[in-house]
């Protein structure tokens, strides 16, 4: 110095894991200031009818909540792979 094995360090880069951003999914979700249908009552009108419209009911919206999937990004997590680097042993060459 070279080459082989171990060990440790670092860099990348995959998988996972952990937390996290967003998107979808379902499930909730408005006294009044969302819509719809408006029962009783109100009004107009001679009257037929109509107007407006409380609860309730139905869809929903900011929003909450689960669950499963996707998805940004991180890391004192846990491993695969390659590159570098120290450090030990083993062998071989040369000064």
């Nucleotide at each position: 110095c070279a080459a082989g094995c171990a060990u440790c360090c670092u860099c990348a880069u995959c998988c996972a894991a952990u937390g996290u951003u967003u998107c979808g999914u379902u499930u909730u979700g408005a006294a009044c200031c969302a819509g719809g249908u408006c029962a009783g009552g109100u009004c107009a009108g001679a009257g037929a009818u109509g107007a407006a419209g409380c609860a309730g009911c139905c869809u929903u919206a900011a929003g909450a909540a689960a669950u499963u999937g996707a998805u940004u990004c991180a890391u004192g997590u846990g491993g695969g792979u390659g590159g570098g680097g120290a450090u030990g042993c083993u062998u071989g060459a040369u000064g």
Molecule: Bacterial small signal recognition particle RNA
Organism: Candidatus Izemoplasma sp.